């Protein structure tokens, strides 16, 4: 990179560089940000995918030691179908999947 599987409405902060974007693609929106966007360091926190340690006959549970990985707003919502209920007429809304991503782990 590219496949397959799991997860994805919960959590998590300061500082220093740095100067106007950012919220993965595109639509429609909403929102963050000169009381400082994105990037980069440093420390610190969430979390419990993988492995380790500890408990258990196991199933599991715990731990936070290492690989990761995260720390606005559900993957901020939508835009694809469907089903249902509603509107006055091809409206809205709730639910379901699905399509894309995201992250870990396994193969090539």
């Nucleotide at each position: 990179u590219u496949c397959u599987u799991a997860u994805c409405c919960a959590g998590a902060g300061a500082g220093g560089u740095g100067g106007a974007g950012g919220g993965a693609c595109a639509u429609g929106g909403c929102c963050c940000u000169a009381c400082g966007a994105a990037a980069c360091c440093u420390c610190g926190g969430c979390a419990a995918c993988a492995g380790g340690u500890u408990c258990u006959g196991a199933u599991g549970a715990a731990u936070a030691c290492u690989g990761u990985g995260c720390c606005a707003a559900u993957u901020c919502c939508u835009u694809c179908a469907g089903a249902c209920a509603u509107a006055a007429a091809u409206u809205u809304g709730u639910c379901u999947g699905g399509u894309a991503g995201a992250u870990g782990a396994g193969a090539a």

Model confidence (mean pLDDT): 85 of 100. The RNA shown here (SAM riboswitch aptamer (S box leader)) has 108 nucleotides and comes from Pseudoneobacillus rhizosphaerae. Rfam family: SAM riboswitch aptamer (S box leader). Rfam's curators write: The SAM riboswitch is found upstream of a number of genes which code for proteins involved in methionine or cysteine biosynthesis in Gram-positive bacteria. Rfam links the family to the GO term regulation of gene expression. Taxonomically the source falls in Pseudoneobacillus (Bacteria, Bacillati, Caryophanales, Bacillaceae).